Record summary
The RNA shown here (Fluoride riboswitch aptamer (crcB RNA motif)) has 62 nucleotides and comes from an Acidobacteriaceae bacterium. Lineage of the source: Bacteria > Acidobacteriota > Terriglobia > Terriglobales > Acidobacteriaceae. The sequence was found by an Rfam model in a public genome assembly. Its mean pLDDT, the model's own confidence on a scale to 100, is 77.
RNA sequence: UUCGACGAUGGUGAUGGAACUCCACCAUAACCGCCUUCACGGCUGAUGAUUCCUACCUUUAC
Numbered sequence: 001u002u003c004g005a006c007g008a009u010g011g012u013g014a015u016g017g018a019a020c021u022c023c024a025c026c027a028u029a030a031c032c033g034c035c036u037u038c039a040c041g042g043c044u045g046a047u048g049a050u051u052c053c054u055a056c057c058u059u060u061a062c
Stems, first nucleotide, its partner, number of pairs: 009027005016053004021049002033043003
């Protein structure tokens, strides 16, 4: 100096915020949605998972 392993720490998981929560991934990467006739086209969801709040959408009642 290079490579590998382990530990610790940090970071990330398609649109906002929170949780003494769980899971996965990454260490210069993880990550940066899908379909298609590729167009001035179409589709789902605020979560990686669970719960709550906010925004949006649908239905019903007052």